[in-house]
RNA sequence: GCCCCUAUAGCUCAGCGGAUAGAGCGAUCGCCUUCUAAGCGAAAGGUCGGGGGUUCGACUCCCUCUAGGGGCA
Numbered sequence: 001g002c003c004c005c006u007a008u009a010g011c012u013c014a015g016c017g018g019a020u021a022g023a024g025c026g027a028u029c030g031c032c033u034u035c036u037a038a039g040c041g042a043a044a045g046g047u048c049g050g051g052g053g054u055u056c057g058a059c060u061c062c063c064u065c066u067a068g069g070g071g072c073a
């Protein structure tokens, strides 16, 4: 220098262009228990990496930038 992959909640990750963007774990609160753990329940937590574009509508498609990983030279 060229090519490919990844970026979504604190962490690990889902999410055929159309619902209010979800799950598990964690943390918080409650129930249960003599207490803790386990179990059960609730609520919280998101500029979907940044910027543009296409579209009636974008996490999703296109361009570009950034960061991380890999391959080739």
Base pairs, nucleotide, nucleotide: 001072002071003070004069005068006067007066010025011024012023013022018056028042029041030040031039049065050064051063052062053061
This is a predicted structure of a 73-nucleotide RNA (transfer RNA) from a Chloroflexota bacterium. Taxonomically the source falls in Chloroflexota (Bacteria, Bacillati). Its Rfam family is "tRNA". Gene Ontology term of the family: triplet codon-amino acid adaptor activity.